[in-house]
RNA sequence: CUGUUCUAUAUGCCGAGUCCUCAAUAUACAUGAGGAGCGGGGGAACCACUAUAUUGGGGUGAAUCUAAUUUCCGAAUUGGUAGGGAUGCCCUUGUCCCGAACCCGUCAGCUAACCUCGUAGGCGUUUAAGGGGAGAAUA
Numbered sequence: 001c002u003g004u005u006c007u008a009u010a011u012g013c014c015g016a017g018u019c020c021u022c023a024a025u026a027u028a029c030a031u032g033a034g035g036a037g038c039g040g041g042g043g044a045a046c047c048a049c050u051a052u053a054u055u056g057g058g059g060u061g062a063a064u065c066u067a068a069u070u071u072c073c074g075a076a077u078u079g080g081u082a083g084g085g086a087u088g089c090c091c092u093u094g095u096c097c098c099g100a101a102c103c104c105g106u107c108a109g110c111u112a113a114c115c116u117c118g119u120a121g122g123c124g125u126u127u128a129a130g131g132g133g134a135g136a137a138u139a
Stems, first nucleotide, its partner, number of pairs: 002139006011124004018036006037119006047109001056107001057104004065080006083098004089132005
């Protein structure tokens, strides 16, 4: 460099949400404290914006916008849609699904230094084909 075979007899998915150390404890989990990694917010100059003024404004997130119907006019239901997800890597096509919820409190553009917060929760699958690539074995 080329050819052949295997990498689905698996523990996986959404999400930033994982790992380590110490303490008490018989051990583990949980709890408390600290750290690493990952994720978010605030915050100069320059640049941008001329806006808000209850019709407030803003943030996390894929989760925005819209039509029709019903309505006790609070809202609800159905359909579509920006956008997002699905098996061990990437891309394309197809198929299936999601398209929520919450927070700040009159206030925040970007933003170095700096300050600060989170590290949850919920699920159970084998979606097919094509192309590219990585690894292992072998000739």

A computed fold for a 139-nucleotide RNA from a Syntrophomonadaceae bacterium, annotated as c-di-AMP riboswitch aptamer (ydaO/yuaA leader). Of the family's consensus pairs, 92% are formed in the model. NCBI's taxonomy places the organism under Bacteria, Bacillati, Clostridia, Eubacteriales, Syntrophomonadaceae. Its mean pLDDT, the model's own confidence on a scale to 100, is 77.